A computed fold for an 89-nucleotide RNA from an uncultured Anaerolineales bacterium, annotated as c-di-GMP-I-GGC riboswitch aptamer.
Of the family's consensus pairs, 95% are formed in the model.
RNA sequence: UCCGAUAAAGGCAAAUCCGUCGAAAGGCGGAGACGCAAAGCUACGGGUCUAAGGUCGCACGCGCGACGAUGACCGCCGAGCCGCCGAAG
Numbered sequence: 001u002c003c004g005a006u007a008a009a010g011g012c013a014a015a016u017c018c019g020u021c022g023a024a025a026g027g028c029g030g031a032g033a034c035g036c037a038a039a040g041c042u043a044c045g046g047g048u049c050u051a052a053g054g055u056c057g058c059a060c061g062c063g064c065g066a067c068g069a070u071g072a073c074c075g076c077c078g079a080g081c082c083g084c085c086g087a088a089g
Base pairs, nucleotide, nucleotide: 002089003086004085011036012035016031017030018029019028020027021026034075040081041080042079044078045077046076047073048072049071054067055066056065057064058063
């Protein structure tokens, strides 16, 4: 250094519920643990989700539909940056 143990110390926290912000996706806080060796950080490439505003169509009384990030997800994959511990090999 690769690697990652029925190791030790510590860490994070899915679903669900409550509160809160948001048009939504989703975020944050609390409870809670399915899991995680980067489940630390960055939306950089791909991907996925949402569609308020906008554009278009229909309707024209409220409205309905389509398109589409500038919104969101790093616990989808890749990339970049940083990093705890240490057996075997």